[in-house]
Context: one part of a larger RNA
RNA sequence: UUGGGCGUAAAGAGCUCGUAGGCGGUUCAGUAAGUCAGGUGUGAAAGCUCCGAGCUCAACUCGGAGAGGCCACCUGAUACUGCUGUGACUAGAAUCCAGUAGGGGAGUGUGGAACUCCUGGUGUAGCGGUGAAAUGCGCAGAUAUCAGGAAGAACACCAGCGGCGAAGGCGGCACUCUGGGCUGGAAUUGACGCUGAGGAGCGAAAGUGUGGGUAGCAAACAGGAUUAGAUACCCUGGUAGUCCACACCGUAAACGUUGGGCACUAGGUGUGGGGAGGAUCAACCCUUUCCGUGCCGUAGCUAACGCAUUAAGUGCCCCGCCUGGGGAGUACGGCCGCAAGGCUAAAACUC
Numbered sequence: 001u002u003g004g005g006c007g008u009a010a011a012g013a014g015c016u017c018g019u020a021g022g023c024g025g026u027u028c029a030g031u032a033a034g035u036c037a038g039g040u041g042u043g044a045a046a047g048c049u050c051c052g053a054g055c056u057c058a059a060c061u062c063g064g065a066g067a068g069g070c071c072a073c074c075u076g077a078u079a080c081u082g083c084u085g086u087g088a089c090u091a092g093a094a095u096c097c098a099g100u101a102g103g104g105g106a107g108u109g110u111g112g113a114a115c116u117c118c119u120g121g122u123g124u125a126g127c128g129g130u131g132a133a134a135u136g137c138g139c140a141g142a143u144a145u146c147a148g149g150a151a152g153a154a155c156a157c158c159a160g161c162g163g164c165g166a167a168g169g170c171g172g173c174a175c176u177c178u179g180g181g182c183u184g185g186a187a188u189u190g191a192c193g194c195u196g197a198g199g200a201g202c203g204a205a206a207g208u209g210u211g212g213g214u215a216g217c218a219a220a221c222a223g224g225a226u227u228a229g230a231u232a233c234c235c236u237g238g239u240a241g242u243c244c245a246c247a248c249c250g251u252a253a254a255c256g257u258u259g260g261g262c263a264c265u266a267g268g269u270g271u272g273g274g275g276a277g278g279a280u281c282a283a284c285c286c287u288u289u290c291c292g293u294g295c296c297g298u299a300g301c302u303a304a305c306g307c308a309u310u311a312a313g314u315g316c317c318c319c320g321c322c323u324g325g326g327g328a329g330u331a332c333g334g335c336c337g338c339a340a341g342g343c344u345a346a347a348a349c350u351c
Stems, first nucleotide, its partner, number of pairs: 004322003007305002012319001014202004021195003025089003028085004033081002035077007042069001048066007092192001093189003096185005104178007111155001116150007126137002163170002207248006216242002221237004259318006267296012300307002324351003333344004
């Protein structure tokens, strides 16, 4: 390479945008590059096939004929693919109009509960903590309780296999700015599409830099216990950090361990958001339709488990990835980073 694969055996890039490329709706006309047909040329010898001959046969050798190319040229065919058209179309796609749900994003402001601390009042001997204790706090008045104040962080109930977002993720309330979706209409454009090597952007937590902030929690650290020991689990403290601004890092069991797009293929039952119809005073309700999100299940698929219109079914297009275990996601080199480290990525050896 061919082939086979990628939910759990090795294998879907964390996600999106997008360059090249690959692939691409209906129809008309032209062209004839791909494609198909015929012809001509060429296709050395040996080899191959057929016929014949020579070594006693055969292998082998010799003679004759034939076949044979992703080849070149000529002539023709035009279904499909391509190309050309200031040709056409509207079912894909986008725009527009009218609605609509939402923790989608950014910024500013603001609210209550709780924890902690401070001040004052009441009040007295304990509090705290555990399996039991001790360290710790407390007569310099703690714990408890009441009033006032300060500060930071997070938003109980609502809350839901419920919503939104490409993923990471997003939850008190209000305002400002802003992205996307869905439904209905069918006014506009007229294939403008799908995917996407490189590339670019986004990307939890931890971590890094500079400057702030620090209530609670809490790596490190200290002490008390436990224990044979206890560099732990438990307890008392406690610094980075957790928070904010700006700049880095670029990784996760970044998981649905399931790449994206389009089409097709029984149903049943919940739930979120729209539309239409029926019934009704109305809510509720019934039927139907589109989009999302769950459960069950037929055919089919699967090694099994299971998946099953949200496919792991049936097909097509494009990308990524896999090829026995260990060595190893390591070494070396390169690129990136302040660093930590990341990306790319072997071999010897061994089973």
A computed fold for a 351-nucleotide part of an RNA from a metagenome, annotated as small-subunit ribosomal RNA, central domain.
Its Rfam family is "Bacterial small subunit ribosomal RNA".